[in-house]
C1' cells in the first nucleotide's frame, strides 16, 4: 500500500433486484399458582458505525471515512 467480509434492540442475528425495521434470548406489568419455576398476555428498548450524495422516498444504491476480521504483496 491492494483486495474482500462484517457493523442493525441490552446479548447473538434475520431483513439488499429501495417503499417509513424484526426474530430468539434477556427485561417490565399483567394473568395463571397456596408460593416458587415452567407457560400465557401485553408493553418499553434500535435516528440501521459515522458524514455526504442519488431519489418522491435508503438499514438497501454510490462516494469519503472509523472500527472489527481474513487474504495478497
Nucleotide at each position: 500500500g491492494c483486495c474482500c467480509u462484517c457493523g442493525u434492540a441490552g446479548c447473538u442475528c434475520a431483513g439488499u433486484a429501495g417503499g417509513u425495521a424484526g426474530a430468539g434470548c434477556g427485561u417490565u406489568a399483567c394473568c395463571u399458582u397456596g408460593g416458587u419455576a415452567a407457560g400465557g398476555u401485553a408493553g418499553a428498548g434500535g435516528u440501521c458505525g459515522g458524514c455526504g450524495g442519488u431519489u418522491c422516498g435508503a438499514a438497501u444504491c454510490c462516494g469519503c471515512u472509523c472500527g472489527a476480521g481474513a487474504g495478497c504483496u
Record summary: Predicted 3D model of a 73-nucleotide RNA (transfer RNA) from an uncultured Clostridia bacterium. The coordinates come from a structure-prediction model, not an experiment, and the mean pLDDT is 82. It matches the Rfam family "tRNA". Rfam links the family to the GO term triplet codon-amino acid adaptor activity. It is annotated as a transfer RNA. It was read from a public genome assembly.